[in-house]
RNA sequence: GGCCGGGCCCCUGCAAGGGCUGGAGCGCGAACCGGGUCAGGCGGGGAACCGAGCAGCCCUAAGCGAAUCCGGUUUUGUGCAGGCAAGCCUGGUCGGA
Repeated sequence: GGCCGGGCCCCUGCAAGGGCUGGAGCGCGAACCGGGUCAGGCGGGGAACCGAGCAGCCCUAAGCGAAUCCGGUUUUGUGCAGGCAAGCCUGGUCGGA
């Protein structure tokens, strides 16, 4: 110096893990200023009954929760596959001084 390789770096894809975020289902969730039903009590009525309605109970809003599910995005001292111009490290072989 020629030829043939390997690794790193770098790029792409997939998987896995982490962060953030959206949705679904579930649970919680309003003293009064949400809804329903409204004992008692209150008001009306001669009465039957009617009306408003506190507590309780039920439901839900905003919102909250988690060891659920689905998606988006981002990331990686992870794995696999592919690529790999230049760069870094390295092996083999041949030739020359």
Model confidence (mean pLDDT): 77 of 100. A computed fold for a 97-nucleotide RNA from a Planctomycetota bacterium, annotated as Bacterial small signal recognition particle RNA. It matches the Rfam family "Bacterial small signal recognition particle RNA". Rfam classes the family as a non-coding RNA gene. It is recorded under the gene name ffs. The sequence is in RNAcentral, with records from ENA. The same sequence occurs in records of 2 taxa.